The prediction has a mean pLDDT of 87. The RNA shown here (c-di-GMP-I riboswitch aptamer) has 77 nucleotides and comes from a Solirubrobacterales bacterium.
[in-house]
RNA sequence: CUCCGGACCAGGCACCCCCGUCGUGAGGCGGGUCCGCAAAGCCACGGGACUCCGCCGGAGUCAGCCGGGCCGCCUUC
Numbered sequence: 001c002u003c004c005g006g007a008c009c010a011g012g013c014a015c016c017c018c019c020g021u022c023g024u025g026a027g028g029c030g031g032g033u034c035c036g037c038a039a040a041g042c043c044a045c046g047g048g049a050c051u052c053c054g055c056c057g058g059a060g061u062c063a064g065c066c067g068g069g070c071c072g073c074c075u076u077c
Base pairs, nucleotide, nucleotide: 005077006076012037013036017032018031019030020029021028022027035064041070042069043068045067046066047065048062049061050060051059052058053057
């Protein structure tokens, strides 16, 4: 230094739901909430699920569905 698992320190994020707001919609954003998460940080590349349109083909959403890529706290086993 890398990989896997755990510990320590400082912390971090925030499911469902509620309110507001944007969107035809899936859903996004903000606030509350805190189920959980060692990447629940980022990326739509692959798969998958979902939405819209109708040119059966296209446009979109989801990273807390899976895979993959990139970056990354602690300082010990």